[in-house]
RNA sequence: AGAGUGGGCCGUGUGAUCGCUGCGGGUCUAUGAUUCAUAGACUUGCGGAGGAAAGUCCGGGCUUCACAGGACAUGGUGGUGGGUAACGCCCACCGUCCGCGAGGAUAGGGAAAGUGCCACAGAAAACAAACCGCCUGCGCGACCUCGGUUGCGUCGGUAAGGGUGAAAAGGUGCGGUAAGAGCGCACCAGCAGUCCGGGUGACCGGAUUGGCUUGGUAAACCCCACCAGAAGCAAAACCAAGCAGAGGCAAGCUCGAUUCACUCGAGCACGAGGCGGUCCGGUUCGUCUGAGUCUCGGGUAGGUUGCUAGAGGUGUCGGGCAACCGGCAUCCCAGAUAAAUGAUCACGCUCGACAAAACCCGGCUUACAGGCCCACUCUCAUU
Numbered sequence: 001a002g003a004g005u006g007g008g009c010c011g012u013g014u015g016a017u018c019g020c021u022g023c024g025g026g027u028c029u030a031u032g033a034u035u036c037a038u039a040g041a042c043u044u045g046c047g048g049a050g051g052a053a054a055g056u057c058c059g060g061g062c063u064u065c066a067c068a069g070g071a072c073a074u075g076g077u078g079g080u081g082g083g084u085a086a087c088g089c090c091c092a093c094c095g096u097c098c099g100c101g102a103g104g105a106u107a108g109g110g111a112a113a114g115u116g117c118c119a120c121a122g123a124a125a126a127c128a129a130a131c132c133g134c135c136u137g138c139g140c141g142a143c144c145u146c147g148g149u150u151g152c153g154u155c156g157g158u159a160a161g162g163g164u165g166a167a168a169a170g171g172u173g174c175g176g177u178a179a180g181a182g183c184g185c186a187c188c189a190g191c192a193g194u195c196c197g198g199g200u201g202a203c204c205g206g207a208u209u210g211g212c213u214u215g216g217u218a219a220a221c222c223c224c225a226c227c228a229g230a231a232g233c234a235a236a237a238c239c240a241a242g243c244a245g246a247g248g249c250a251a252g253c254u255c256g257a258u259u260c261a262c263u264c265g266a267g268c269a270c271g272a273g274g275c276g277g278u279c280c281g282g283u284u285c286g287u288c289u290g291a292g293u294c295u296c297g298g299g300u301a302g303g304u305u306g307c308u309a310g311a312g313g314u315g316u317c318g319g320g321c322a323a324c325c326g327g328c329a330u331c332c333c334a335g336a337u338a339a340a341u342g343a344u345c346a347c348g349c350u351c352g353a354c355a356a357a358a359c360c361c362g363g364c365u366u367a368c369a370g371g372c373c374c375a376c377u378c379u380c381a382u383u
Stems, first nucleotide, its partner, number of pairs: 001379010012348007020048013050354001054365002057363005062232004074228005079093005094108001095106004109223002114221002116217003131162002133158003137154007170188006189213001191210008236305004245296005252268006272289006312331008349352001
């Protein structure tokens, strides 16, 4: 200098004016019985979207409902150790694969429990296969030096060779055989058992024995181990008009002054109708209905709470390889409900991407103009 690998951070800035929204202070006015409370107006101070607020894919808090215990079903997870409130997340390590390397990928238990599947090609894709080839026997024929050689057919043997395929039944060599074959042997690879050493463990290194060798596929069914009650802030709790309902009294009802009655005061409402007795009728008395009034439970509209101080941020010290944990100090940083965070102007630059809260956190995934920083690798050149 070029080409890369891994990680972290920022993601328009400053000022002015006018608005929107949340909380607090002050003054004034109104209402209620003073301190005080509520409402309104004016004024003033402070706060006001993100790294993903997104997808709603996992996990937890919180809430209501359900719930003896166990088993089954269903769904999920799947190397080991650790972190965490928890996780399918994160960290460290192990195995396998990829890369010269820094590093990256990994759904990584079980295929000698069972079942299924393995396109095309190929004879055969698995209780192991015979298309070509090779070999013994038999039959027929040809040649012939009568020993054999060779062609066709057939009963068999054979996985060494050819050919097909992503994958073909361990590899190489020697022996062996009619031809062959782990059929036997040596070495190598792999599997299983036993033992030794290292590691918390996954696993790693080594020795020895065995039959020689059991194809792949479980994000196919399945088996094994572990985990899981359901619904979700439109959860849920509280207050509660109006209408409807239930009940008491009833031309009155309720409350207070005193415990009842009477009486007085206050609030609401009003003195309506049917039947019967006295009676010609009105009036009056009794009784029924219920206009009214009071109470009650559930609960709609509406309101309040849930609602944002939290597994919280920052700094520092300590523990740990790390994820993370602990101590101390300090800070308060949106909380709307038809839903606020905007507009205008000035200046600066690299001329601004993806996108906006709605109960709250921890993750994952996806989108993203541009820029900055750190660590490391390879190649070339120079010293």
The prediction has a mean pLDDT of 78. Bacterial RNase P class A from Polystyrenella longa, 383 nucleotides, folded computationally. The sequence is in RNAcentral, with records from ENA and Rfam. Its Rfam family is "Bacterial RNase P class A". By type it is a ribozyme.